RNAcentral holds the sequence, with entries from MGnify. A computed fold for a 66-nucleotide RNA from a marine eukaryotic metagenome, annotated as transfer RNA.
[in-house]
RNA sequence: GGGCAUGGUUCAAUGGUAGAACGGCGGCUUCCCAAGCCUCAAACACGGGUUCGAUUCCCGUUGCCC
Numbered sequence: 001g002g003g004c005a006u007g008g009u010u011c012a013a014u015g016g017u018a019g020a021a022c023g024g025c026g027g028c029u030u031c032c033c034a035a036g037c038c039u040c041a042a043a044c045a046c047g048g049g050u051u052c053g054a055u056u057c058c059c060g061u062u063g064c065c066c
Stems, first nucleotide, its partner, number of pairs: 001066005008022004016052001024040001026038003045061005
């Protein structure tokens, strides 16, 4: 100097309610387990600014990578 930071994990998205997969709780099914199906919970690193409205744009801080 550049890049990145989003559920427990890996990743999307976009100035207007934040999604997916896997994972977790509960239920259905089964003699039991697995698989399958349904449901629920769970996240935008922190502070400030711009804006009617910021996860998104701008500035700074922190952490990680080059």
Its Rfam family is "tRNA". It is annotated as a transfer RNA. Rfam links the family to the GO term triplet codon-amino acid adaptor activity.